[in-house]
Context: one part of a larger RNA
RNA sequence: CGUUGCAGGCUUGAUGGGAAUCAACUCUAGUACGAGAGGAUUGAGUUGGACGGACCUCUGGUGAUCCAGUUGCAUUGCUAAAUGCACCGCUGGGUAGCUACGUUCGGCAGGGAUAAACGCUGAAAGCAUCUAAGCGUGAAGCCCCCCCAGAGAUGAGGCCUGCUUGCGUAAGCGUGAGACCCCUGGUAGACCACCAGGUUGAUAGGCCGCAGGUGUAAGGACAGAAAUGUCCUGCCCAGCCGAGCGGUACUAACGGUCAAAUUCG
Numbered sequence: 001c002g003u004u005g006c007a008g009g010c011u012u013g014a015u016g017g018g019a020a021u022c023a024a025c026u027c028u029a030g031u032a033c034g035a036g037a038g039g040a041u042u043g044a045g046u047u048g049g050a051c052g053g054a055c056c057u058c059u060g061g062u063g064a065u066c067c068a069g070u071u072g073c074a075u076u077g078c079u080a081a082a083u084g085c086a087c088c089g090c091u092g093g094g095u096a097g098c099u100a101c102g103u104u105c106g107g108c109a110g111g112g113a114u115a116a117a118c119g120c121u122g123a124a125a126g127c128a129u130c131u132a133a134g135c136g137u138g139a140a141g142c143c144c145c146c147c148c149a150g151a152g153a154u155g156a157g158g159c160c161u162g163c164u165u166g167c168g169u170a171a172g173c174g175u176g177a178g179a180c181c182c183c184u185g186g187u188a189g190a191c192c193a194c195c196a197g198g199u200u201g202a203u204a205g206g207c208c209g210c211a212g213g214u215g216u217a218a219g220g221a222c223a224g225a226a227a228u229g230u231c232c233u234g235c236c237c238a239g240c241c242g243a244g245c246g247g248u249a250c251u252a253a254c255g256g257u258c259a260a261a262u263u264c265g
Base pairs, nucleotide, nucleotide: 001152005163006162007161008160009159010158011157015149016148017147018146021049022048023047024046025045026044027043033038051106052105053104054103055102059100060099061098062097066093067092068091069090070089071086072085073084074083075082076081110144111143112142117137118136119135120134166173167172178258179257180256181255182198183197184196185195186194203252204251205250206248207247208246209245210244212241213240214239219232220231221230222229223228
């Protein structure tokens, strides 16, 4: 821009894509078959491999924004306590998120038309013949069924709901369903888009609480030459704490713009 007024939702499905898997074991059954050795078709069930989707409860990984231990140097005048640099200095852990090695799910069943093949009826050709007319069965394959996208499918579909059609010859003015710019952000994301919100507000930050991580702060007392150890205060919850969950308007969501007919009774 189109889809023949303007919008907000929900859909149909032309079409395109994906998937479709393999094996072992148990029973049928040591049965049928076979002199024996051996050893099924079929049907029922179980488990697994590879592949694919989703997810993070568990097990782990990562987690340079969290906690602790520790070495050297420097700085805060000194002690103590801290901070900076040294590969994140090194080391031990680790929330959210992301993730696989983790968890869970999937390929099941069914229908239709067929291939090879097997048939029914049946003439040409008094017989015979699956075929010439006609009618069946029949595959991991084909089309559906399952999953994803999908009306620019210009053949532009359908349904529900909301709103406009006032004035004017016209240009234009007005109404306002709705939308956008802008702003706060993330379940989203390269950008855009999408989604949650914008004071009639919990959208983000702050603060409070909880979960969770680390592992007992600082300070003081005692012992010791000191390093250090013990106690106040380790089977826990001291101190600190990123992303998680909830609450609370304290801070910031300010301010703007666009926007639709012909009518008929």